[in-house]
Molecule: SAM riboswitch aptamer (S box leader)
Organism: Natronobacillus azotifigens
């Protein structure tokens, strides 16, 4: 790097370093020198699997391990369909992306 399966309108930041980008992609819109990635330290969240506990045996709880995450709904939208006195909303499925498990 691929398939599969499930979630993705809920949650959680400080300091140091650095020095201009970030938000995956286009496009709009934000963030940002009041300091952007990207590194360290510590702290929180609790999503998936684990391990403990409860327990009506499939539930309920703990941040212990693994992973993961801590500006805006995956920041909105991209294709397809509907709806609504209507050139802009607004709903559904999808697709594209992320996280996890789990497979060759």
């Nucleotide at each position: 790097a691929u398939c599969u399966u499930a979630u993705c309108c809920a949650g959680a930041g400080a300091g140091g370093u650095g020095g201009a980008g970030g938000g995956a992609c286009u496009g709009g819109c934000c963030c940002u020198u009041u300091g952007a990635a990207g590194c360290c330290u510590c702290g929180g969240c609790a999503g998936c699997a684990g391990a403990c506990u409860u327990u009506u045996c499939u539930u309920u709880g703990u941040a212990c391990u693994g992973u993961g995450c801590c500006a805006a709904u995956u920041c909105c939208a991209g294709c397809a369909a509907g709806c609504u006195u209507g050139u802009a909303g607004c709903u559904u499925g999808a697709a594209a992306g992320a996280u996890a498990a789990g497979a060759a």